[in-house]
Predicted 3D model of an 84-nucleotide RNA (transfer RNA) from Halomonas salinarum.
The prediction has a mean pLDDT of 81.
Its Rfam family is "tRNA". It is annotated as a transfer RNA.
It was read from a public genome assembly.

């Protein structure tokens, strides 16, 4: 050089036909239980704006295509096999 596969929250991991992203799990934050924790149970848990309400954004990056993309399609980066 060439071909394959993989990138989603702080991490690990679904979305299986293109149709509400972030299910479930660990971290974490707050509760309730307990003399005091530990285990159990309830809630919360991407950013950016707002005084809230509620609005923007976001699946390695940067583009297309679609009414609509995490999934298709180009081109590049990271790691990982395989040929040379």
């Nucleotide at each position: 050089g060439c071909c394959g596969g993989u990138g989603u929250g702080g991490c690990g991991g679904a979305a299986u036909u293109g149709g509400u992203a972030g299910a479930c799990g660990c971290a974490g934050c707050g509760g309730a239980u307990u003399c005091a924790a530990a285990a159990u149970c309830c809630g919360c848990c991407g950013c950016c704006c707002u005084c809230a309400c509620g609005g923007g954004u976001g699946u390695g990056u940067c583009g297309g295509u679609u009414c609509g993309a995490g999934u298709c399609c180009g081109a590049c980066c990271a790691c990982c096999g395989g040929c040379a």